[in-house]
């Protein structure tokens, strides 16, 4: 350098849940706390799939700060594919 595992150090990272005069329409997200799990639970939203509907559009009304339906340009990498970069360790 490659390759491989997760048996074992250093060590990391944090689901749920709680707490915030935090950001956001909302999915979420960022901080603290906490510890279900995690061998890439680092890192791209490239296919698929989930979740939101502010705008937008249609269609309805009692026409107004009104319903109802689609829609991702918003979210999820801790749903799975892919793609990219690493720490012990072995060999």
């Nucleotide at each position: 350098a490659a390759u491989a595992a997760g048996a074992a150090a250093c060590g990391g990272c944090a689901a749920a849940u709680c707490c915030g005069c935090a950001c956001g329409a909302a999915a979420g997200u960022c901080g603290g706390a906490g510890a279900c799990g995690c061998a890439a639970a680092g890192c791209c939203a490239c296919g698929g799939g989930u979740c939101u509907a502010a705008g937008c559009a249609a269609g309805g009304g009692u026409a107004c700060u009104c319903c109802u339906u689609g829609u991702a340009u918003g979210a999820c990498a801790g749903c799975c594919g892919g793609g990219u970069u690493a720490c012990c360790u072995a060999c």

A computed fold for a 91-nucleotide RNA, annotated as c-di-GMP-I riboswitch aptamer. It was read from a public genome assembly, where an Rfam model found it. Rfam family: c-di-GMP-I riboswitch aptamer. Gene Ontology term of the family: cyclic-di-GMP binding.